[in-house]
A computed fold for a 72-nucleotide RNA from a Bacteroidales bacterium, annotated as transfer RNA.
The RNAcentral record of the sequence draws on ENA.
Rfam family: tRNA.
Its mean pLDDT, the model's own confidence on a scale to 100, is 80.
Order: sequence, then C1' cells, then structure tokens
RNA sequence: GUUCGGUUAGGCAAGUGGUUAAGCCGUCACACUUUCUAUGUGAAAACACGGGUUCGAUUCCCGUACCGAAUA
Repeated sequence: GUUCGGUUAGGCAAGUGGUUAAGCCGUCACACUUUCUAUGUGAAAACACGGGUUCGAUUCCCGUACCGAAUA
C1' cells in the first nucleotide's frame, strides 16, 4: 500500500429495519445491620463521526477516524 473484520453506559457484552436498546460487573440511594461487608429493592449512565437509502436506521450503503488480522 491492498483486502477483510470490528467500534453500543466506567468495564464486558446481546440486539440485523418499527422495542422503554436486554443482561453481568461497577457507581449511587434506600432497606437490613450497633457499624462495615454481604444480601434485597430501586435509580443514573451507551449506539465512534459525517452523509445517503427508507415512512422509519444501533441495524442497510458510502466516506472519515481509531483498533485488529491477512498479504506484499
């Protein structure tokens, strides 16, 4: 350089066109406890960026950025 794959809460990670964007760990609040831990209940927190297609895009297409693999 070329080709291919990937990018979703603080971390991991499901979701292939219409959903409150699931779940685990973590964080916070409350309950329990003399206190802490643990446990239970609840809450906050995410679709890399820009464009296109579509009635509608996390999802499909193109480009950019970053990460990885293969090849030379």